[in-house]
RNA sequence: GAAGUCGGCCGGACAGUCGCGGGGCAGCGAUGCCGCGAGGAAAGUCCGGGCUCCGCAGGGCAGGGUGCCAGGUAACGCCUGGGCGGCGCAAGCCGACGGAAAGUGCAACAGAGAGCAGACAGCCGAUGGCCCCGCAAGGGGAUCAGGUGAUGGUGAAACGGUGCGGUAAGAGCGCACCGCGUGCGGGGACAACGCCGCACGGCACGGCAAACCCCACCCGGAGCAAGACCGAAUAGGGAAGCAAUGACGUUGCCCGCGUCGCUUCCGGGUUGGUCGCUUGAGCGCACCGGCGACGGUGCGCCUAGAGGAAUGACUGUCGCGCGCGCUUUGCUUCUGGCGAAGCGGGCGAACAGGACCCGGCUUACAGGCCGGCUUCGCAC
Numbered sequence: 001g002a003a004g005u006c007g008g009c010c011g012g013a014c015a016g017u018c019g020c021g022g023g024g025c026a027g028c029g030a031u032g033c034c035g036c037g038a039g040g041a042a043a044g045u046c047c048g049g050g051c052u053c054c055g056c057a058g059g060g061c062a063g064g065g066u067g068c069c070a071g072g073u074a075a076c077g078c079c080u081g082g083g084c085g086g087c088g089c090a091a092g093c094c095g096a097c098g099g100a101a102a103g104u105g106c107a108a109c110a111g112a113g114a115g116c117a118g119a120c121a122g123c124c125g126a127u128g129g130c131c132c133c134g135c136a137a138g139g140g141g142a143u144c145a146g147g148u149g150a151u152g153g154u155g156a157a158a159c160g161g162u163g164c165g166g167u168a169a170g171a172g173c174g175c176a177c178c179g180c181g182u183g184c185g186g187g188g189a190c191a192a193c194g195c196c197g198c199a200c201g202g203c204a205c206g207g208c209a210a211a212c213c214c215c216a217c218c219c220g221g222a223g224c225a226a227g228a229c230c231g232a233a234u235a236g237g238g239a240a241g242c243a244a245u246g247a248c249g250u251u252g253c254c255c256g257c258g259u260c261g262c263u264u265c266c267g268g269g270u271u272g273g274u275c276g277c278u279u280g281a282g283c284g285c286a287c288c289g290g291c292g293a294c295g296g297u298g299c300g301c302c303u304a305g306a307g308g309a310a311u312g313a314c315u316g317u318c319g320c321g322c323g324c325g326c327u328u329u330g331c332u333u334c335u336g337g338c339g340a341a342g343c344g345g346g347c348g349a350a351c352a353g354g355a356c357c358c359g360g361c362u363u364a365c366a367g368g369c370c371g372g373c374u375u376c377g378c379a380c
Base pairs, nucleotide, nucleotide: 001376002375003374004373005372006371007370008369009368010367012318013317014316015315016314017313018312020037021036023034024033025032026031039351043362044361046360047359048358049357050356051223052222053221054220058255059254060253061252063219064218065217066216067215068082069081070080071079072078083097084095085094086093087092098214099213103212104211105208106207120152121151122148123147124146127145128144129143130141131140132139133138160178161177162176163175164174165173180201181200182199183198184197185196186195188193227275228274229273230272237266238265239264240263241262242261246260247259248258249257282301283300284299285298286297287296288295289294320348321347322346324344325343326342327341328340329339330338331337332336
């Protein structure tokens, strides 16, 4: 100097004039004064809760969610750390990461055969059959039945590897070592997991579970249009059905429990006001503990609560970024190129706006700043 990777931050500020929404104080009132007024994602509505109501939410089935280990948290499908696997030279990034020895299923083409497999070529043909010699014993020959997966071939992948023995020829058929499985022990704080050692074992168990499935853990439902209160008005309307062996009880089914009426359709009235509604698992700083997420202690702060939905307009200055012109100047490969300072004037500013409140994840973002780490090149 370049490329990359990870983390943090800004993404406008100040003043004036006018205009908005809430709050506080004063005032009989008009009105006056003070202070506050969007986001890092407010977005998506994907998860988890707080809160409210139903009222057995108790049990079970169905259904749904998560899926390595240890922690954090109110909780989570989130975050942190570790393990394993994949990508990358690396810093780093990603993971739908329990089980294939419970069962079922799937896998193009090639190939004999693709998971209780398979005889295409090749090898053997001892045993049974056939032929020749022989009195017989036995010997020889070709191969049928049959045996064989060591050799060759197909394929991404062929049911462990090397060596020795053994066999008719072969094969974990047997043995040694390796590999694999199970159990135990050691030391990495435990664990996942990896290394080492011992014993036993069969010398057997391919891939896919983001296939069905099995296993472990978690889940009552509905949601601020939840719900509570006040006020007002109307038609204590009409029809059909079920009814204690019944119906209803906030997903479906069963049991249990509770209540005594319930369900459907047509029609009528009210669509008013107050609350819920903002002090929070809140924020900032310092110290302590921890690898970290985070936790503890102390001090300080109060930052929208609208209700068809407010925060806007104008002016000026400053800041940020980009281009241009002039002056001065440094380096140099010197009609050029690369920079620095000053002055002047011009242009631009992304994604995007609450609605009960929080913790996350995901997506969008013009321009810019700071820091850590990795790799490459050059110079000293």
Notes
Bacterial RNase P class A from Tahibacter soli, 380 nucleotides, folded computationally. It was read from a public genome assembly, where an Rfam model found it. It matches the Rfam family "Bacterial RNase P class A". The family's RNA type in Rfam is ribozyme. The organism belongs to Tahibacter, within Bacteria.